[in-house]
RNA sequence: UUCCGUUUCGUCUAACAGGCAGGACAACAGACUUUGACUCUGUCAAUGGGAGUUCGAUCCUCUCAACGGAAG
Numbered sequence: 001u002u003c004c005g006u007u008u009c010g011u012c013u014a015a016c017a018g019g020c021a022g023g024a025c026a027a028c029a030g031a032c033u034u035u036g037a038c039u040c041u042g043u044c045a046a047u048g049g050g051a052g053u054u055c056g057a058u059c060c061u062c063u064c065a066a067c068g069g070a071a072g
Stems, first nucleotide, its partner, number of pairs: 001071007010025004019055001027043005048064005
């Protein structure tokens, strides 16, 4: 320099033809307990930035960024 891939709650991970973004752990609150732990219940929290297509985009297209890989 060229080409390819990946980017989703704090972390990990789903959503296979475009149609309500879900789960686990963590955190917080409550119940239980003399206290703590365990257990149970509930809550919070995300699609890397921008643009386009579409009635509708995590998904398709373009661009930028970060990370990884291949070739030279």
Molecule: transfer RNA
Organism: Hominimerdicola alba SY3